Annotation:
Model confidence (mean pLDDT): 88 of 100. The part of an RNA shown here (small-subunit ribosomal RNA, central domain) has 348 nucleotides and comes from a metagenome. The RNAcentral record of the full RNA draws on SILVA. Its Rfam family is "Bacterial small subunit ribosomal RNA". Its family is annotated with structural constituent of ribosome and ribosome in the Gene Ontology.

Context: one part of a larger RNA
RNA sequence: CUGGGCGUAAAGGGUGUGUAGGUGGCUGAGCAAGUCAUGGAUGAAAUCCCGAGGCUCAACUUCGGAAUUGUCCUUGAAACUGCUCGGCUUGAGGUUGGUUGAGGAGAGCGGAAUUCCCGGUGGAGCGGUGAAAUGCGUAGAUAUCGGGAGGAACACCUGAGGCGUAGGCGGUUCUCUAAACCUAACCUGACACUGAGACACGAAAGCUAGGGGAGCAAACGGGAUUAGAUACCCCGGUAGUCCUAGCUGUAAACGAUGGACGCUAGAUGUACCCGCGUUUAUGCGGGUGUGUCGAAGCUAACGCGUUAAGCGUCCCGCCUGGGGAGUACGGUCGCAAGGCUGAAACUC
Numbered sequence: 001c002u003g004g005g006c007g008u009a010a011a012g013g014g015u016g017u018g019u020a021g022g023u024g025g026c027u028g029a030g031c032a033a034g035u036c037a038u039g040g041a042u043g044a045a046a047u048c049c050c051g052a053g054g055c056u057c058a059a060c061u062u063c064g065g066a067a068u069u070g071u072c073c074u075u076g077a078a079a080c081u082g083c084u085c086g087g088c089u090u091g092a093g094g095u096u097g098g099u100u101g102a103g104g105a106g107a108g109c110g111g112a113a114u115u116c117c118c119g120g121u122g123g124a125g126c127g128g129u130g131a132a133a134u135g136c137g138u139a140g141a142u143a144u145c146g147g148g149a150g151g152a153a154c155a156c157c158u159g160a161g162g163c164g165u166a167g168g169c170g171g172u173u174c175u176c177u178a179a180a181c182c183u184a185a186c187c188u189g190a191c192a193c194u195g196a197g198a199c200a201c202g203a204a205a206g207c208u209a210g211g212g213g214a215g216c217a218a219a220c221g222g223g224a225u226u227a228g229a230u231a232c233c234c235c236g237g238u239a240g241u242c243c244u245a246g247c248u249g250u251a252a253a254c255g256a257u258g259g260a261c262g263c264u265a266g267a268u269g270u271a272c273c274c275g276c277g278u279u280u281a282u283g284c285g286g287g288u289g290u291g292u293c294g295a296a297g298c299u300a301a302c303g304c305g306u307u308a309a310g311c312g313u314c315c316c317g318c319c320u321g322g323g324g325a326g327u328a329c330g331g332u333c334g335c336a337a338g339g340c341u342g343a344a345a346c347u348c
Base pairs, nucleotide, nucleotide: 003320004319005318006317007302008301012316014201015200016199017198021194022193023192025088026087027086028085029084030083031082033081034080035077036076037075039073040072041071042070049065050064051063052062053061054060091191092188093187094186095184097182098181099180100179103177104176105175106174107173108172109171110154115149116148117147118146119145120144121143125136126135162169163168206247207246208245209244210243211242215241216240220236221235222234223233258315259314260313261312262311263310266293267292268291269290270289271288272287273286274285275284276283297304298303321348322347323346330341331340332339333338
């Protein structure tokens, strides 16, 4: 390479929108590009294969055949793919009515708590630890009561719960905005799936500029511990954490499991919606999501099991022994930090 794979062995892109491309439902007619068949032309010789012959055999060699899987022309076939025209409704989308939720953005409001400031009471300790000390305190701390300031986060509800494509989202009100599901089976009539590039989003930390700064807290200072202690513990404490505008573009970005569709036993929770029924105890059925356990099947095992890692189809991404190395070089993006792309020598 042919292949074989990607939950945990190497391997699913962090996530979406979507261009090219690839793939694509049921049905009628036509065309004949693919496809299949007929006949023909060509496909040099040698070689290879088969048969026969010549050197005593063989190697070698002569003759004949086959083969040359290809290309082109001709005449046909029309099932499948394709193309053209037409129809359909089950895929997809829309419509009616309803429901759900920490989905997103902006603005306002609320209470608890920490800290600080002012005042009252009070008078020697507080704090901290394994034990201590650094630290705070008679310039009145800790404790307690009243008042004020400011920032950040929203106890209980809270759930194996919900929403979102992912990252993620949790006090409360208003405004703007997006989605999913159910129901009727009304409309369009394949309008679909995937998606190289591309574009958008993307935790935390980090960066730029301007604000803000209560608590926490890298760095840093001090106290302990220790042989040492650039740590774990303690007292402090600056970036940062917060807001606005921009950049960065990474993660154990995880379900370590790409997306879509169809098919293949069940049982039992839970969230939301609908129908029937009952009669307020609740029951039966349907759908969508989310869990647990499990038939068959799969798996190296663990385990997965209608939310598949089962059985199939389509499209994309990725892997190919360990180290060297996600390094070097080059390119490209970035203010930088660095990101993306990504080797080899050598070595086992």